[in-house]
C1' cells in the first nucleotide's frame, strides 16, 4: 500500500412563528415580538335599564300633559369575552372514577304563596375644610333600597315507626309529633316581576387510581409532622384550624434537596417502535407593576374594583394626592427579527332592556411583509445562410451558444382602457290573521364596513413580467484565461507552491424557479442506547475471589381460585386535526359534510392451557447418613541435613577477586585456598511431572495435633429446602505503613570504580531500609484463561490423576478432574470446539470515538502512602482489532559473487598530463555530482568550433521553399574599414527552332529564429541494481476479503536448470539454445596468397614456367551430446588426471539486459507541450575567453633503477589505414624534415622499424651513464594566422623522486603483469586519453567466521515517502480552555431573634346606640406581607500568584518505544 471488522465524524431527505444575501409579475388562503412578565405618551377596549324611584334640564303646549336627555338611589352585568406564560414537577394537566361529603344567578318543568305595616337615606338646598383629589356638618324626600309583623312546606332542627336497597359511614321511599324561617311591586290587565320548595339543565368545588423531565458528585426527610378523641370552621370531606392523647408517617419501586419547564388535543420526523416539540386553532391551569389581604356577590381572593406594604413614574401651593397596555393600535428600549395610533357593528356572538335601541379594538373587514402553502403568467407554431457576435479548438477550417435570434403566422391569461356588476340580508319593528299560551302564517317597509370589490363583456397589442445557486468525489452539470501555498475556497475528504474541471472571471452546462441560496434549530439516515433491534478472549466492555440480604428466576403431580393472560359485550376516549368518500369556491391551497380510526382507561360476562396464590402428594434438583480412597488445602508445634556468611584455631604464601577489558575492593597487621570446631538466620536440591490441592490470592524438607474440602460406592433419611445476587460482610500476591523482635543471604536508596561526548543507567566492588517472625493496617496487580456464576443439550481420537467394575498385570466400560488434536457449529479473523468463544434458559457486572483522564472538584475509607466513586471545558477525524503483500532488523536458516580470505600488481608520497571543486575574471559558456559525476558529453577549443565576454554592425532578418520580375552563370581590379559591410570599375552574354529549361539576383507576402526556462509536462536514447534469477498470467482450488496456491517442500544446477513429491494443471517474459569470433577436421575454390615435386633463373629472392600437395584465404559441412565406462543416487545429476577426442561437462570470448527501481541522466544530439525574447535572449564580424592559479580531489603517464640504463648486432606478429592519401628508392640535412622520383584505389604498392626477446660490450649502487621536469638557444612542419595558446628536431640545462601514512583499487588463465603495433577524430595537435591488435606470460583460492552486495525460506514490526522509517519526554516561544488561590462581588434558599401594615379571628368595649338590647367606633391579643439584625450552608463572577492540559511546517537537549530497537 491493499483487505475484513470495530468505531466515531460528515453528507444527500423532510420540517420551520424563522433570520440574512441576491432577485422579484399577479392572485387566493393562512401567519406575523420566539428577545425585556422591560418602561409606557395619546385614543379607544363595559355598560345598560325612565316598563323600579324621587328629582333636574330641555322641547311642544295657555295648561293638564307629552316627548327627549340623565347626575343620583335601585336592578342586572362588570367572575364573560380579550391578553400573557411569570410562577408551578403539582391531583397543575391527561384519563378513568367518586361526591352515600357539595354549591349553582340568568334558563326550563312542577307545587304553593305574593296579606299588612314602619323608619331612614342619596340626589337636592345651606354651610365648612382643602392647591387638588376629595371630605365633613345640618335640613327635606322616593323606591322592586332597608326593617319588623302575619301565614307557611316534600325546607331546617329535634324525637320516633315501617319498607326497600347498598359500598363502611349509610341511602331512597313512606309515616307521626313539636319548634323555626318568606315575599315587591309595575301594568296597556294580556302579562312581567317577587318568595318558598322539589326536579332538570348548565357551570363550578372537592376527593381518589394510573400516567407525567434531569441530577445519587442531592440519602436520609418530617413536629401539625402521622394517627386518634372532642370542638371550631367551610357550600362541602379533611390537621383545614385548636386542645388533649399516642409515636407515628415518607424513602433505593428514589423520599428530601437542586436544576429546568405551563399541561393536553395536537405538530414535525420516522417503515414502525420511538425521538423532538407545544407557534397559530380548541380544552384546562396560572398570572394581571411586586408581595399580602379580605369585601361585595350565585360565582372573585376580582386585568381596565377596594385596602395595606414596596419599587418606579407623574402632579403639587410641600401639607398631600394620582397611576398600572401580559386588551386594540401605537412609542421607547432590547434584538438577527415580527405589522396600522385604519373601517364597521352589515353579519356572527355577548351585556342591559318589554322593545326600539345603546355598548362591544369580541368579531367581521381593510392596510403592511414572498413569512409559508397553493394556483397562474412572462407566449405558441413555423423558421438553417445552422447568420452576426461571444466562447473553445487539431485554426484557409470545425464545434458550441442554436430554432435560439432575425423573419412569417397565431393567441391575449396577466397588466392597460371602456362598460356592466354581485352573493353574503334573514329578520326584528309595523299591519292583518291563526292560537289557550309558547308561537306560526301572510302582507309590507327598512338595513352592506368590506366595495364599485369579486365576477362578466368588449378593445388594442408579444405587447407589461426571470432570477438564484451549483458544476473535484459524495452529487445532476466542463472548458478557456488570470493567479502561483499568494489571493482565496471548504459540509466531510480536501484544493492553491506556473499547464487548478476545487480560487477569481468568462463561455457553456445542470438544478430549482417568483423565487433561489446561506445560517440556526428538530427528526431521519444512526441497529451510533439496540423493547422491536447491539455487545463484553484480542476492537470500548466480566466485578480480584467467595458468602450472603433485598430483588429476579425456579423440578414432577392433584385439586381449588381466577390476580396476571385470552375472548365477547357496554361506557368513555370534546371539537378541530389525521385518513377515506362526496361536495363548494374556474383548479388547488382552503372550506363544508358523511364515515372510519383513535392500539388508552373503566365496567361486565365468560375461558383456565401457562404464570401466580392456597391446600395436598412425589423424588430425578439440593442436602444428610454410612463405607472407601486422595492431595505442596489451612493453622499451631517439634525436628533434619546440604549450602552461605561470620568467628576461633591450624596449615600455608603472594596474591585474591572481578570484567568485554579493567579498576574500586580484600591482602605481608598473612588474604584467597585447605582443615577442624563453633554460631546465626533464611531457604528446602534429588523425588518433580506435560502431576496434585484450594473460591481466588496462593500452597513444596520430615513429623505430630487440630481442622476444612473434593471424589467414588450404597440409595437408608429430608422432601424443592434451589440458582443468581444490587447494597453488605469476609478473604485478598508483591511493595508499603505502625509497633515489638530478628537480621545469614540478596538488595531499592546511597557511595566508589568503570563505560561514555555525557552516563544521576546497563557492568563491577560495597551497602541501608526491606526481605524473616508476632500483632495491627493497607486493599491494589497483565489479581489473566485478558473468557462472571448456575443448569440442559450437541461427533470422535489420544495422554494422564483419583476411584468403581473384575481374581487380575490383560481389557474395554462408568464417574469426577487435568491436558493435546479435531467434526458440526460459531467467529472480523486469529482461533474456540462436552473445561465452547456452539445451541438455549436464569440472574448479576460492565461498554458506547480518540485525547483531556482514571485527572479536577465533592464525598467515603486510610496513620500516611494512597484507594473507591468519578466529570467538564477544550481539542482531533480519526484512534483501534485481526489478517495480507512488501520493506526493514545491531532476528534465524540455506546459497552465490575477486565479497572476504590466499596471491600478483597498483593508487594514496614525487614530477608532469588530464578532468573536477574552489578562487579569480569583462568572460573564464553549459551540462554531469555517493555507488551509477570527475582522460564524463568532447572520436581533437590557435581562427572556425563557440553556446561565453568586449566592441562594431543588421532588423521579414544567417538558411530553405513559393514567388511577379531581372539577369547567363561567373571572373577580375580597386577604395574606406579591424572586419562584417558599403561603394566603384571592367570582363563575360549559357542551352534550345520555339515553348521552355539550368543557374544567379530578387520587390511584396506567407511560413523566421532562439545552445532562452521547465528532464518535476514529455518522446527517444542511456546509466544502475544486474547477465542477478527472477517477474507474471489463464483455468482450477483455498480464503468473506486483501490475497494465497502454482513459484513452497526434498534433492540438483551457473540458472524458477532439471528431477521427485504436492490442489494443482498449463503457459508467457526472463535462463539456456538459435547469431558472431576463436580452437580441429573434411570438402569446394586457387589470385594479388602459397611453393612439395619438375624446369628456368638470381649475389639473393615464388623471381618465372608450372602446380593445389602444404600454409593461407573464405564458403559449405562435420564435431561435444554426460553419448560410452566405473562408482554413488529412485531420478535429475554428481564424481573420475577414465576411454576416445583438436576440444569434456556452459571449450573460450562477444552480441543479447525480464517485471520493475532510482520524479536517476539528457529540452545543449534530435524531437516535442507550455512559458518567455522579437531594432533582441535572434543574426553577422573582429579581438578576447573556455588553456586563468594560493589551493583541494579523482583518473593517468614517467620514474625512483642492475630482473636495470646505454651502445652495437640480430629474430619473430596480428589487426588496421591509404588518391585532399600512403609513399618505396635517390640526394641534402646530426635530426625533425626537405627536394626529386616510383608503385598502389591495395592478400599485388605502401605506412612498416614491431618491441620486450636473443648475442656481445659498458656502467657497479651513486641522486648515479638512474630519472627526466624546468628553462635557454637554434631549427622543422601544418595552417590566412602558432603572442595569449600547437606539435616535432638538435643542443645545453638536469628539479622532485631512493618504493610512498591512515586508507584504498584491479585481477582466477592465455587472465594479471609486461612489451610494442594500428585506427577514429584530424590542416596540425596539446593522445600519457579512447577503441582495437598481437608478443612474452605468472602466482593463489584452506575455506565461507567476518566486511560489502545479492537470492530463497522463515520470524518480529507501532515501518508503507517503506530504518535516510516511525516516534517519546523535558526546556524555550505563541494561543486557548480549565483546577487551586489570600480575598472580593453578587444571587437564591432555610432556620433563629427583633419589629410588624392592611385584613381576619378572639377578647374587651367607660364612647355611640336603645325602653332594655343587638350592633359599632376604639383598645388588647393571635396570625401575618414587609423591614431589620447576626451566624451558617449553597451557587456563581472576578482575583496577584500558581498547577498541570490542549493546539501550533521547519527551535534546544537527549534517544525511551516499535526489529532481540541494540539492557526484551
Nucleotide at each position: 500500500g491493499a483487505u475484513c471488522c470495530u468505531g466515531g465524524c460528515u453528507c444527500a431527505g423532510g420540517a420551520u412563528g424563522a433570520a440574512c444575501g441576491c432577485u422579484a409579475g399577479c392572485g387566493g388562503c393562512a401567519g406575523g415580538c420566539c428577545u425585556a412578565a422591560u418602561a409606557c405618551a395619546u385614543g379607544c377596549a363595559a355598560g345598560u335599564c325612565g316598563a323600579a324611584c324621587g328629582g333636574u334640564u330641555g322641547u311642544a303646549g295657555c295648561a293638564a300633559u307629552a316627548c327627549a336627555a340623565u347626575a343620583g338611589u335601585g336592578g342586572c352585568g362588570c367572575a364573560c369575552g380579550g391578553g400573557u406564560g411569570c410562577g408551578u414537577a403539582a391531583c397543575a394537566c391527561g384519563u378513568a372514577u367518586a361526591u352515600a361529603a357539595u354549591c349553582u344567578g340568568c334558563c326550563c318543568g312542577u307545587u304553593a304563596c305574593u296579606g299588612g305595616g314602619g323608619g331612614a337615606u342619596a340626589a337636592c338646598c345651606u354651610c365648612u375644610c382643602g392647591a387638588a383629589a376629595g371630605a365633613g356638618a345640618g335640613g327635606c324626600u322616593a323606591a322592586u333600597a332597608c326593617c319588623g309583623c302575619a301565614u307557611a312546606a316534600u325546607a331546617u332542627u329535634g324525637a320516633g315507626g315501617a319498607u326497600u336497597g347498598g359500598c363502611a359511614u349509610c341511602a331512597a321511599u313512606u309515616u307521626u309529633c313539636a319548634a323555626u324561617u318568606a315575599a315587591a311591586a309595575c301594568u296597556u290587565c294580556g302579562g312581567u316581576g317577587g318568595u318558598a320548595a322539589c326536579g332538570g339543565a348548565u357551570g363550578a368545588g372537592u376527593a381518589u387510581g394510573c400516567g407525567u423531565c434531569c441530577c445519587a458528585u442531592u440519602a436520609g426527610c418530617u413536629a401539625g409532622u402521622u394517627g386518634g378523641u372532642a370542638g371550631g370552621g367551610u357550600c362541602a370531606c379533611g390537621g383545614c384550624c385548636u386542645a388533649c392523647c399516642a409515636a407515628g408517617g415518607c424513602g433505593a419501586c428514589g423520599a428530601u434537596g437542586g436544576g429546568u419547564a405551563g399541561g393536553g388535543g395536537g405538530u414535525c420526523u420516522g417503515a414502525g417502535a420511538g425521538g423532538a416539540u407545544g407557534u397559530c386553532c380548541c380544552c384546562c391551569c396560572a398570572c394581571a407593576c411586586u408581595g399580602g389581604u379580605a369585601c361585595u356577590g350565585a360565582g372573585a381572593u376580582a386585568c381596565g374594583g377596594a385596602c395595606c406594604a414596596g419599587a418606579c413614574u407623574c402632579c403639587u401651593a410641600c401639607g398631600g394626592g394620582a397611576g398600572g397596555c401580559a386588551g386594540c393600535a401605537g412609542u421607547a428600549g432590547g434584538g438577527a427579527a415580527u405589522a396600522u395610533u385604519g373601517g364597521u357593528c352589515a353579519a356572527u356572538g355577548g351585556a342591559a332592556g318589554g322593545a326600539a335601541u345603546u355598548c362591544u379594538g369580541a368579531a367581521c373587514c381593510a392596510g403592511c411583509c414572498a413569512u409559508g402553502c397553493c394556483g397562474c403568467g412572462u407566449g405558441c407554431a413555423g423558421g438553417a445562410a445552422g447568420a452576426c457576435g461571444g466562447c473553445c479548438c487539431u485554426c484557409u477550417g470545425g464545434g458550441u451558444u442554436g430554432u435560439a435570434a432575425a423573419c412569417u403566422g397565431c393567441u391575449u391569461u396577466u397588466g392597460g382602457a371602456a362598460g356592466g356588476g354581485a352573493a353574503g340580508a334573514a329578520a326584528u319593528a309595523c299591519a292583518c290573521u291563526a292560537u289557550g299560551c309558547g308561537u306560526g302564517g301572510u302582507g309590507g317597509g327598512u338595513u352592506g364596513a368590506c366595495g364599485g370589490u369579486a365576477c362578466c363583456u368588449u378593445c388594442a397589442g408579444a405587447a407589461u413580467a426571470a432570477g438564484c445557486a451549483u458544476c473535484g468525489g459524495c452529487u445532476a452539470a466542463c472548458u478557456a484565461c488570470g493567479u502561483g501555498c499568494c489571493a482565496g475556497c471548504a459540509g466531510c475528504c480536501g484544493c492553491g507552491g506556473u499547464a487548478a474541471u476545487a480560487c477569481g472571471u468568462a463561455g457553456g452546462a445542470u438544478g430549482c424557479a417568483a423565487g433561489c441560496g446561506u445560517u440556526g434549530u428538530c427528526c431521519g439516515g444512526a441497529u451510533u442506547u439496540a423493547u422491536u433491534g447491539g455487545g463484553u478472549u484480542u476492537a470500548a466492555a466480566g466485578g480480584g475471589u467467595g458468602c450472603g440480604u433485598a430483588g429476579g428466576c425456579g423440578g414432577u403431580u392433584u385439586a381449588a381460585u381466577a390476580a396476571g393472560u385470552c375472548a365477547g359485550g357496554g361506557g368513555u376516549a370534546a371539537a378541530a386535526g389525521u385518513c377515506a368518500g362526496c361536495a363548494g369556491c374556474u383548479u388547488a391551497a382552503c372550506u363544508g359534510u358523511u364515515g372510519a380510526a383513535g392500539u388508552g382507561c373503566c365496567u361486565u360476562u365468560g375461558a383456565u392451557a401457562c404464570u401466580g396464590u392456597u391446600a395436598g402428594a412425589c423424588u430425578a434438583g439440593a442436602g444428610u447418613a454410612a463405607u472407601g480412597a486422595g492431595g505442596a488445602g489451612g493453622u499451631a508445634g517439634u525436628u533434619g541435613g546440604a549450602a552461605u556468611u561470620u568467628g576461633u584455631a591450624g596449615u600455608g604464601u603472594a596474591g585474591c577477586g572481578g570484567u568485554g577489558a579493567a579498576a574500586u575492593g580484600c591482602a605481608u597487621a598473612g588474604a584467597u585456598a585447605c582443615u577442624a570446631c563453633a554460631a546465626a538466620g533464611a531457604a528446602c536440591a534429588c523425588c518433580g511431572a506435560u502431576a496434585g490441592c484450594g473460591a481466588a490470592g496462593g500452597c513444596a524438607g520430615a513429623u505430630u495435633a487440630c481442622u476444612a474440602u473434593c471424589c467414588a460406592u450404597u440409595a437408608a433419611c429430608u422432601g424443592a429446602c434451589g440458582c443468581u445476587g444490587a447494597g453488605g460482610c469476609a478473604c485478598g500476591a508483591a511493595a508499603g505503613u505502625g509497633u515489638g523482635g530478628g537480621g545469614a543471604u540478596c538488595a531499592a536508596a546511597c557511595a566508589g570504580g568503570a563505560u561514555u561526548a555525557g552516563a544521576u543507567a546497563c557492568c563491577c566492588u560495597g551497602g541501608u531500609a526491606g526481605u524473616c517472625c508476632g500483632c495491627a493496617c493497607u486493599g491494589u496487580a497483565a489479581a489473566c484463561g485478558a473468557u462472571g456464576a448456575a443448569g440442559a443439550c450437541u461427533c470422535g481420537a489420544u495422554g494422564u490423576u483419583g476411584g468403581c467394575g473384575a481374581u487380575a498385570g490383560a481389557c474395554a466400560g462408568c464417574c469426577a478432574g487435568c491436558g493435546u488434536c479435531c467434526a458440526a457449529g460459531c467467529g472480523a479473523a486469529a482461533g474456540c470446539g462436552c473445561u465452547a468463544a456452539g445451541u438455549c434458559u436464569u440472574c448479576c457486572a460492565c461498554c458506547u470515538g480518540g485525547g483531556g483522564a482514571g485527572u479536577a472538584c465533592g464525598c467515603c475509607g486510610g496513620c500516611a502512602a494512597c484507594g473507591g466513586u468519578g466529570a467538564a471545558a477544550c481539542u482531533c477525524a480519526a484512534a483501534g482489532g485481526a489478517a495480507u503483500u512488501g520493506a526493514c532488523g545491531g532476528g534465524g536458516g540455506u546459497c552465490c559473487g575477486c565479497a572476504c580470505a590466499a596471491g600478483c600488481g597498483g593508487u594514496g608520497g614525487a614530477g608532469c598530463a588530464u578532468g573536477u571543486g574552489g578562487u579569480u575574471u569583462a568572460a573564464u559558456u553549459c551540462g554531469a555530482u555517493g555507488a551509477u559525476a570527475c582522460g564524463c558529453g568532447a572520436g581533437g577549443a590557435a581562427c572556425c568550433u563557440u553556446a561565453c565576454c568586449u566592441g562594431g554592425g543588421c532588423u521579414a532578418g544567417a538558411a530553405u521553399g513559393u514567388g511577379a520580375g531581372u539577369g547567363a552563370a561567373u571572373u577580375a581590379u580597386u577604395c574606406a574599414g579591424a572586419g562584417a559591410u558599403g561603394g566603384a570599375u571592367a570582363a563575360g552574354u549559357c542551352u534550345g527552332c520555339a515553348a521552355g529549361g539550368a543557374c544567379a539576383c530578387g520587390a511584396a507576402a506567407c511560413a523566421a529564429g532562439g545552445u532562452g526556462c521547465u528532464g518535476c509536462a514529455u518522446g527517444g536514447c542511456u546509466g544502475u541494481c544486474g547477465u542477478c534469477a527472477g517477474c507474471u498470467c489463464g483455468u482450477g482450488c483455498c480464503g468473506u476479503g486483501a490475497g494465497g496456491u502454482g513459484u513452497u517442500g526434498g534433492g540438483u544446477u551457473a540458472a524458477g536448470u532439471c528431477c521427485c513429491g504436492c490442489a494443482a494443471c498449463g503457459a508467457g517474459c526472463g535462463c539456456a539454445a538459435c547469431c558472431c569470433u576463436u580452437a580441429u577436421g573434411u570438402u569446394u575454390a586457387g589470385u594479388u596468397g602459397c611453393u612439395a615435386a619438375c624446369a628456368g633463373g638470381u649475389c639473393a629472392a615464388g623471381c618465372u614456367g608450372a602446380g593445389g600437395a602444404c600454409u593461407c584465404u573464405a564458403g559449405a559441412c562435420a564435431g561435444a551430446c554426460u553419448g560410452c565406462c566405473u562408482g554413488c543416487g529412485u531420478a535429475a545429476g554428481c564424481a573420475g588426471a577414465g576411454a576416445g577426442g583438436a576440444a569434456g561437462g556452459a571449450g573460450a570470448g562477444g552480441a543479447c539486459g525480464a517485471c520493475g527501481u532510482c520524479a536517476a541522466g539528457u529540452c545543449a544530439u534530435c524531437a516535442u507541450g507550455g512559458c518567455c525574447c522579437u531594432u533582441a535572449c535572434g543574426c553577422c564580424c573582429a579581438g578576447g575567453g573556455c588553456u586563468a592559479c594560493a589551493c583541494a580531489c579523482g583518473u593517468g603517464c614517467u620514474a625512483c633503477a642492475a630482473u636495470g640504463g646505454c651502445u652495437g648486432a640480430u629474430a619473430c606478429a596480428g589487426a588496421g589505414g591509404g588518391u585532399u592519401g600512403c609513399u618505396a628508392c635517390u640526394u641534402g640535412g646530426u635530426a625533425a624534415c626537405a627536394a626529386g622520383a616510383u608503385g598502389c584505389c591495395a592478400a599485388u604498392c605502401u605506412c612498416a622499424a614491431a618491441a620486450a626477446g636473443u648475442c656481445a660490450g659498458u656502467c657497479u649502487c651513486a641522486g648515479u651513464u638512474c630519472g627526466g621536469a624546468u628553462u635557454g638557444c637554434g631549427g622543422g612542419c601544418u595552417g590566412c594566422a602558432a603572442c595569449u595558446c600547437g606539435c616535432c628536431c638538435g643542443u645545453a640545462u638536469g628539479a622532485a623522486g631512493u618504493u610512498g601514512g591512515a586508507a584504498u583499487c584491479g585481477c582466477u588463465a592465455g587472465u594479471a603483469a609486461u612489451c610494442g603495433c594500428g585506427c577514429a577524430u584530424c590542416a596540425g595537435c596539446a593522445a600519457u586519453g579512447g577503441c582495437g591488435c598481437g608478443g612474452u606470460g605468472a602466482a593463489u583460492a584452506c575455506g565461507u567466521u567476518c566486511c560489502c552486495g545479492g537470492a530463497c525460506c522463515u520470524u518480529g514490526u507501532a515501518c508503507a515517502c517503506a530504518c535516510c522509517g516511525c516516534c517519546c519526554g523535558u526546556c524555550a516561544a505563541g494561543c486557548c480552555a480549565u483546577g487551586g488561590g489570600a480575598g472580593u462581588u453578587g444571587g437564591g434558599u432555610g432556620g433563629a431573634c427583633c419589629u410588624g401594615a392592611a385584613g381576619a379571628c378572639a377578647g374587651u368595649g367607660g364612647c355611640u346606640g336603645u325602653a332594655a338590647a343587638a350592633g359599632g367606633a376604639g383598645c388588647u391579643g393571635u396570625u401575618a406581607a414587609g423591614g431589620g439584625c447576626a451566624a451558617a450552608a449553597c451557587c456563581a463572577g472576578c482575583g496577584a500568584c500558581u498547577g498541570g492540559g490542549g493546539c501550533u511546517a521547519a527551535g534546544u537537549c537527549g534517544a525511551a518505544a516499535c526489529a532481540a530497537g541494540g539492557u526484551a
About this RNA: This is a predicted structure of a 1464-nucleotide RNA (small-subunit ribosomal RNA) from a metagenome. The coordinates come from a structure-prediction model, not an experiment, and the mean pLDDT is 83. Its Rfam family is "Bacterial small subunit ribosomal RNA". Its family is annotated with ribosome and structural constituent of ribosome in the Gene Ontology.